[in-house]
Context: one part of a larger RNA
RNA sequence: CUGGGCUUAAAGGGCAUGUAGGCGGUCCUAUAAGUCGGGUGUGAAAUCCCUCGGCUCAACCGAGGAACUGCGCCCGAUACUGUAGGACUUGAGUUUGGGAGAGGAGAGUGGAAUGGCCGGUGUAGGGGUGAAAUCCGUAGAUAUCGGCCGGAACACCAGUGGCGAAGGCGGCUCUCUGGCCCAAAACUGACGCUGAGGUGCGAAAGCUAGGGUAGCGAACGGGAUUAGAGACCCCGGUAGUCCUAGCCCUAAACGUUGGGCACUAGGUGCAGGAAAUAGUCAACGUUUUCUGUGCCGAAGUUAACGCGUUAAGUGCCCCGCCUGGGGACUACGGUCGCAAGGCUGAAACUC
Numbered sequence: 001c002u003g004g005g006c007u008u009a010a011a012g013g014g015c016a017u018g019u020a021g022g023c024g025g026u027c028c029u030a031u032a033a034g035u036c037g038g039g040u041g042u043g044a045a046a047u048c049c050c051u052c053g054g055c056u057c058a059a060c061c062g063a064g065g066a067a068c069u070g071c072g073c074c075c076g077a078u079a080c081u082g083u084a085g086g087a088c089u090u091g092a093g094u095u096u097g098g099g100a101g102a103g104g105a106g107a108g109u110g111g112a113a114u115g116g117c118c119g120g121u122g123u124a125g126g127g128g129u130g131a132a133a134u135c136c137g138u139a140g141a142u143a144u145c146g147g148c149c150g151g152a153a154c155a156c157c158a159g160u161g162g163c164g165a166a167g168g169c170g171g172c173u174c175u176c177u178g179g180c181c182c183a184a185a186a187c188u189g190a191c192g193c194u195g196a197g198g199u200g201c202g203a204a205a206g207c208u209a210g211g212g213u214a215g216c217g218a219a220c221g222g223g224a225u226u227a228g229a230g231a232c233c234c235c236g237g238u239a240g241u242c243c244u245a246g247c248c249c250u251a252a253a254c255g256u257u258g259g260g261c262a263c264u265a266g267g268u269g270c271a272g273g274a275a276a277u278a279g280u281c282a283a284c285g286u287u288u289u290c291u292g293u294g295c296c297g298a299a300g301u302u303a304a305c306g307c308g309u310u311a312a313g314u315g316c317c318c319c320g321c322c323u324g325g326g327g328a329c330u331a332c333g334g335u336c337g338c339a340a341g342g343c344u345g346a347a348a349c350u351c
Base pairs, nucleotide, nucleotide: 003323004322005321006320008304012319014201015200016199017198021194022193023192025088026087027086028085029084030083031082033081034080035077036076037075038074039073040072041071042070049065050064051063052062053061054060091191092188093187094186096183097182098181099180103177104176105175106174107173108172109171110154115149116148117147118146119145120144121143125136126135162169163168206247207246208245209244210243211242215241216240220236221235222234223233258318259317260316261315262314263313266296267295268294269293270292271291272290273289274288275287276286277285300307301306324351325350326349333344334343335342336341
């Protein structure tokens, strides 16, 4: 060096982009580096192995052979790989015409509801709970009507619907903008796949500065409950939740399933597109096909559960990761961070 694995037993990196590297379509020519064959030189001796021999045997010793699977050089082979050149179109991409969408950013705007303020009506309660109380109310509450202010979130539509790489995205309008799908075939001509490091994005909470604050609400105060109640329930309530700029970088960041390509029965639903077909066109129906998203299942697979063309089946390429439990998502060191802390990550000991 070589093993076996990673949905649930230990194990897929949170996601992408891309550097080095690894791997890479069809045909032709050249070369002969890898590869293969032959030859030759070397591969000290001893040791190991084989055959003999010497000590009574053996260990031990001696002789011969083989071996030393390696390396150098020469000649040759050219299928595969490499290298150089040429060609190709199916991989990849571009163009044209269509299509769907909560994809992203900015600006504007709407209605319902909660809360507050002003005014009207009106009077003794309201609120809350298992029951209560704290609490609010004759300084006029609750209820109801009219007006105004402000912040946050967008009922119905809404769907195992859609979009996005993931995190995630939901009122409406406009502007800017990314990706995807379908149909033709015009163009480029392998331009591809993966990706150690790197870089970017990354829910919530948290941090810094400034703003904002309706509702909700850690902490905190009070009322209950209780043996106690540091809770569950109730009345309040600060940070926060919101915005701008900058950090943090974690998660049950989950499909607990890395990415790409190819192959391997079907049935059924939904979403987006295209084509064909009967009826005059159309709506609609049927059939075929591409893409996405679900369910059920042949073969196969799995320890089982299950998975099953969206594979956990059959193969190839590349990356990440695991190697008994605890100690330990720890210590030490390094590095990043304002901090909180993150990343990397042991050992003694113990079962």